[in-house]
Notes: Small-subunit ribosomal RNA, 5' domain from a metagenome, 499 nucleotides, folded computationally. Its mean pLDDT, the model's own confidence on a scale to 100, is 86. The full RNA is in RNAcentral, with records from SILVA.
Context: one part of a larger RNA
RNA sequence: GGAUGAACGCUGGCGGCGUGCCUAAUCCGUGCAAGUCGAACGGAAGAUGUAGCAAUACAUCUUUAGUGGCGAACGGGUGAGUAACGCGUUGGUGACCUGCCCCGAAGAGUGGGAUAACAGUUCGAAAGGAUUGUUAAUACCGCAUGUGGUUACCGGGUUUAGAAGCCGGUAACUAAAGGAGUAAUCCGCUUUGGGAGGGACCUGCGUCCCAUCAGCUAGUUGGUAGGGUAAUGGCCUACCAAGGCAUCGACGGGUAGGGGACCUGAGAGGGUGGCCCCCCACAAUGGAACUGAAACACGGUCCAUACACCUACGGGUGGCAGCAGGAGGGAAUAUUGGUAAUGGGCGAAAGCCCGAACCAGCAACGCCGCGUGUGCGAUGAAGGCCUUCGGGUCGUAAAGCACUUUUCGAGGGGAUGAGGAAGGACAGUACCCUCGGAAUAAGUCUCGGCUAACUACGUGCCAGCAGCCGCGGUAACACGUAGGAGGCGAGCGUUAUCC
Numbered sequence: 001g002g003a004u005g006a007a008c009g010c011u012g013g014c015g016g017c018g019u020g021c022c023u024a025a026u027c028c029g030u031g032c033a034a035g036u037c038g039a040a041c042g043g044a045a046g047a048u049g050u051a052g053c054a055a056u057a058c059a060u061c062u063u064u065a066g067u068g069g070c071g072a073a074c075g076g077g078u079g080a081g082u083a084a085c086g087c088g089u090u091g092g093u094g095a096c097c098u099g100c101c102c103c104g105a106a107g108a109g110u111g112g113g114a115u116a117a118c119a120g121u122u123c124g125a126a127a128g129g130a131u132u133g134u135u136a137a138u139a140c141c142g143c144a145u146g147u148g149g150u151u152a153c154c155g156g157g158u159u160u161a162g163a164a165g166c167c168g169g170u171a172a173c174u175a176a177a178g179g180a181g182u183a184a185u186c187c188g189c190u191u192u193g194g195g196a197g198g199g200a201c202c203u204g205c206g207u208c209c210c211a212u213c214a215g216c217u218a219g220u221u222g223g224u225a226g227g228g229u230a231a232u233g234g235c236c237u238a239c240c241a242a243g244g245c246a247u248c249g250a251c252g253g254g255u256a257g258g259g260g261a262c263c264u265g266a267g268a269g270g271g272u273g274g275c276c277c278c279c280c281a282c283a284a285u286g287g288a289a290c291u292g293a294a295a296c297a298c299g300g301u302c303c304a305u306a307c308a309c310c311u312a313c314g315g316g317u318g319g320c321a322g323c324a325g326g327a328g329g330g331a332a333u334a335u336u337g338g339u340a341a342u343g344g345g346c347g348a349a350a351g352c353c354c355g356a357a358c359c360a361g362c363a364a365c366g367c368c369g370c371g372u373g374u375g376c377g378a379u380g381a382a383g384g385c386c387u388u389c390g391g392g393u394c395g396u397a398a399a400g401c402a403c404u405u406u407u408c409g410a411g412g413g414g415a416u417g418a419g420g421a422a423g424g425a426c427a428g429u430a431c432c433c434u435c436g437g438a439a440u441a442a443g444u445c446u447c448g449g450c451u452a453a454c455u456a457c458g459u460g461c462c463a464g465c466a467g468c469c470g471c472g473g474u475a476a477c478a479c480g481u482a483g484g485a486g487g488c489g490a491g492c493g494u495u496a497u498c499c
Base pairs, nucleotide, nucleotide: 001499002498003497004496006495007494008493009492010491013370014369015368016367017366018365019363020362021329026327027326028325030324031323032322035070036069037068040067041066043064044063045062046061047060048059049058050057051056077282078281079280086207087206088205089204091202092201093200096199097198098197101195102194103193104192105191106190107189109143110142111141112140118133119132120131121130122129123128148174149173150172151171152170153169154168155167156166178187179186180185208254209253210252215245216244217243220242221241222240223239224238225237226236227235257279258278259277260276261272262271263270264269284305285304286303287302288301307318308317309316310315335360337359338358339357342356343354344353345352346351373403374402375401376400383394384393385392386391408436409435410434411433412432413431417426443488444487445486446485447484448469449468450467454483455482456481457480458479464471465470
């Protein structure tokens, strides 16, 4: 000098764009953050209409607790752990999976038994159950069919070689669901080939400090067989062998999420990893599996632990590292705001939901822009300060005169963002027009040298200053005050950290 997610002191007019718990991965009251589909299903409630004397029946519409489907594995948060195939990068899978989406091929035949809802009985303070009866499905289970697919066996050719890959054959096994519509048709369902996108695994190289860590290792290293997985593999098990790693730093200890990037620097380097993007890991702590295309799952389940809450003392409930907000900690970090667009989930659609997202609020926290007036004005007024008492200086500065209106205030108009019928949170905002009046707006640090800027008084090694050198003990340009001056300016200075 530059930089910062900054803080502190003094000061503070406006706008745009950004940014805002770095500390306790500490604890949380309250509200919201994941629903949706009645065009999968049977009910229930309400309304209307028709028939009927009525009970009631039928039809249509609205709503939806439950069954069922899809979603809830995305999106959002945090950085505790991790020095690792975690990340970056180069390749591989002849060892793999893939819901929704796109393209292609083939199919959807025939049966069955339940169950929630509901009604009754009943236990419990509650949370929540138990039991009897009844009912439906795109819920569940048989049988049939088998284009295909899987497995076993046989044959063929490809390959340097090796078959779990390709082609052909035989056998066994293996599917399905309907809904809307008058209909056409549309939306779904099953099996399968390919694609897109996504994921899993393997692998070369790179990836902080300590040798005052030098030896480490029994599932350890390899083999055979089996299990397990979507799949390879000590991933796991049995048996066999005795290996494997290490000064090119094993093992141990410390620290740490990694990268794109960011800061600095002429560069080489050094430092950092906040916001944004990609990857990883985690969800009170530890462990486990279930469901599912995908989780070992933040707002799912089970167990244990700690903590907290409710209780009728028998027993239950909870997890803000989602958005707000509270407590605590701290030098320190915001509103318990709004819903138009964008994007996501569901739905045939209308649409519903979304603290994602977009806006608004708070904060000079940062960057950028604008303003606090302009011209004339000397008797160089008054006043302050200094003085050699002549004067000098603040100083064209003020007053005064003439103007301007960015800002400010008042009034009026008023968007783009919504392409396509309607629909605008922001917002009566931005912006435009008219009127008013210099009106509403300057500080802060320094002045011995480095380093731009000096005098007077007070103090008297005191009080104090200080980044370094150093000032202060009676003439202090270095302390304090005043006048003046210099720097920067809605900021200025200090502290901390990095180059």